[in-house]
Order: sequence, then structure tokens, then C1' cells
RNA sequence: AAACCAGGUGGUCGCUGUUCCGGCUUUAUGGCCGGGAGAGAGGAAAGUCCGGGCUCCACAGGGCAGGAUACUCCGUAACGCGGAGUGAGGGUGACCUCAAGGAAAGUGCCACAGAAAAGACACAGCCCACCCGGCGGAGGAGCAAUUCUUCGGCGGCGGCAAUGGUGAAAAGGUGAGGUAAGAGCUCACCAGUACCGCUGGCGACAGUGGUAGCUUGGUAAACCCUAUCCGGAGCAAGAUCGAAUAGGAAAGUGUUUGAGGGCGGCCCGUCCGAUACUUUCGGGUUGAUCGCUCGAGCCUGUCGGCAACGGCAGGCCUAGAUUAAUGACCAUCGCUCCAUCGCAAGAUGGAGGACAGAACCCGGCUUACGGUUUACUU
RNA sequence: GCGAGAUAGCUCAGGCGGUCAGAGCGUCGGAUUCAUAACCCGGAGGUCGAGAGUUCGAGUCUCUCUCUCGC
Repeated sequence: AAACCAGGUGGUCGCUGUUCCGGCUUUAUGGCCGGGAGAGAGGAAAGUCCGGGCUCCACAGGGCAGGAUACUCCGUAACGCGGAGUGAGGGUGACCUCAAGGAAAGUGCCACAGAAAAGACACAGCCCACCCGGCGGAGGAGCAAUUCUUCGGCGGCGGCAAUGGUGAAAAGGUGAGGUAAGAGCUCACCAGUACCGCUGGCGACAGUGGUAGCUUGGUAAACCCUAUCCGGAGCAAGAUCGAAUAGGAAAGUGUUUGAGGGCGGCCCGUCCGAUACUUUCGGGUUGAUCGCUCGAGCCUGUCGGCAACGGCAGGCCUAGAUUAAUGACCAUCGCUCCAUCGCAAGAUGGAGGACAGAACCCGGCUUACGGUUUACUU
Repeated sequence: GCGAGAUAGCUCAGGCGGUCAGAGCGUCGGAUUCAUAACCCGGAGGUCGAGAGUUCGAGUCUCUCUCUCGC
């Protein structure tokens, strides 16, 4: 990592359905009693986390809101599931993990530290080529005040972002050229991104060539955007029979100018439509049957497919309760452990066997848990 | 078959992730009093139900589980 098992057999007593026989009873296919036969929990029946069937509401409408999902292809009734792949990450390895669209549509946030947390800034620092301002030297013009040219050095509201430290994260990296100082500013190589091709692949993508100095931080399990999907409630769904009853009294509100209901958060639309709602008082019933287990069913073989899965043929029927069954004991075999005996094979005795219990039914996921076998790695 | 919640000993805050782990009661110590209570001052006490994940960073966001409560 994968597959498998969930103790076996026999007997006694007991429980829940099915069926057969006999008896009693009834208008009755019904009920009761007795007897026989045969059946009776799981891999998770669990959590209720997803998806579907089924039932009712309109054979399920439109829009907004809301929710879910998010690499590709395939499987499936459907899925947020599964299979096979792609990419990223981890491990020496067998192998494992991934909510894996968009940050270049927009908005928000990024504590502390730091100059600066995002089309930024200038703290330390570097530089005076241009612009500006003092200072000093030289030369010229003018009677003079003053002014012009040039040089040097200082500084700025001028230029720069290489260097510095901070941080989880700092605006591509190395080298050369270039410059006042610098910088993808330019160039070479490297890394990445975008676009255009070619080759392979159904595709995600991989490989490769060219162009563009393009270098644009992170966060969407923040709002959001894009694409796809989603009507609501649930077997206490729902149907039938029976029982009971007055579908009662009083007050208030709304209403054919459409109340109210299907209808759920809202609007539209549509259908039904004459009574509807609230409060108080007072009553009745609270049983049975169906739904219910034959189903996207299970087993075996074969074919297609890498696989998930699908096709075909044959065989099988395998719980259906509603205070709610599926249990207890004995014998024996098998497994594990312990003790004694034994050189050993083994013998005797004792103990143990996990997680856990159907409730309309399926497909998954997750969680709980005992053991066996096989393959591979170290 | 559905819906909420879990933070100190108890009852509860914690907005849109960061110096945000707090309040009241209780408890401990001091002060006051002859002594006790009340009042006053100061302190301790928390794996935020458990385990993973996202993120630089989780009480907060996401997933799984446990427990409690309600219909």
C1' cells in the first nucleotide's frame, strides 16, 4: 500500500415476521389458540457531511437575493464521490499530500520593526551635469552703486535609488559598459512573465524556436469577478378505513376595489378562490392498514476498458419491528495468550475475542475498531 | 429529520485575523476594626472543547470529531 475475515457446527429454551395444517369464533378474505417448516443486523447498521430515488406541494415558471463547487479527461441516476492522468509540495525510498480558476476588473488588509508594505518613499547615504542660492579666486564693463564671464568648493524646495539595516514578505540576479552620481539606462548570460509559432497529447500540459526590457509583492479557507449547478419540504412524506365532533361560543382586524392559499427571503407571473387571521373560553379523537422492502439488488461466468465502470448469459430472494425481535446456556472444533509437564513434536488446565444494533430505500464520504494474508521500501 | 452553542471556579464580552485574551462575582494577600462583614488597595488564576489546514500570524477563517441544549 492492497485484498480478505468479522468464529464454525450441533442441541435446549425464548423473541419478531412469513407460510402450511388443525380447532374455536365471525357476515367475512379477519381474529385467537395449538402444532410443523423455513428466515432473522453491519463493514461500519454510526455521524447526518454530500448526492439521488420515492411522496406531496403547480409534471416546478422568470428575475433578484442566497448557497455550493472550481487542473484535465473519463465513469455514474447524481454528487462536493470514484478512476486514470497533469502540475506543485514532502520523503533516502516504497509511496504520500493538495478547497489546484482569477491578485493585469475593482475595493480592502499586511500588526511590530523599518525610510518605505505597493505603480510607494527618501531616513542614513551618494552627486553638483542641468536649475536655484550663498562664499572665495581670476578677468571684463561702469565715475560709482552694481553687473557679466569663468573656475573652485558648499548647500538646496535640484538629481539618484546602487549601498545600509528592518521584516514573514523590499520592486529580477551576476558581470561589463555608461554616468556628475546612479539606475534594465544599454549589452551578455541566467531566472521568470506575456505573446506568436512548431512537435507530441482527446485534454490539463510537456518539449522546443522566436519576439517584447515586459520584471506588475502577498492575501480570494477577505469582499468580490468568471464559469457551472441548485424550487420547497420530508416516510411524523403521503394514501385509505375507522372512531369522535358542533368543524362550537365571544371579541377584534382585513376582505369580490380580490382577503387568503399553493409560495419558502423578496418581486413578477400563474392557478385556486369566499371566507381568512389573532386572542380568550369550552369540548372530542389520539386506533388500524397501506407506503414497507424486487432493488440504479446480490452471486457466478464471460466480453470491452489501464482502471473506475459497463454489456451479455445463467442462478438466487436475503429482517421489516412500532415500549420497538435478532438473545441466553451447554457440547465440540478452530484462533490467541498464560501456567504446568516434556529434549522436541505435543498434552493438560485456565483465560480471552474489538468497534458496535437496521427503522423508507440506495450511491458515496468521514469517524470508531479486532485480526489475517500478500506485495514493495528502509 | 432539522437548528444553535462550548472563552478563568461561576455568569458572560471579545466588530472586518495582529500589544486583545478581558469584565462582574468568587478566591488569595494587605489595610480598616476590640473582632467579623461591608467599603478601599494589590495579586494569582486560561493549551479559548479536541485534532488538522489556510495564513507571516488563528479565540476569530475552513474541515473533521467530542459534548451540551432546543424544535

Two RNAs folded together computationally: RNase P RNA and transfer RNA, 449 nucleotides in total.
Rfam match: Bacterial RNase P class A. The family's RNA type in Rfam is ribozyme. Its family is annotated with ribonuclease P activity, dimeric ribonuclease P complex and tRNA processing in the Gene Ontology.
The coordinates come from a structure-prediction model, not an experiment, and the mean pLDDT is 76.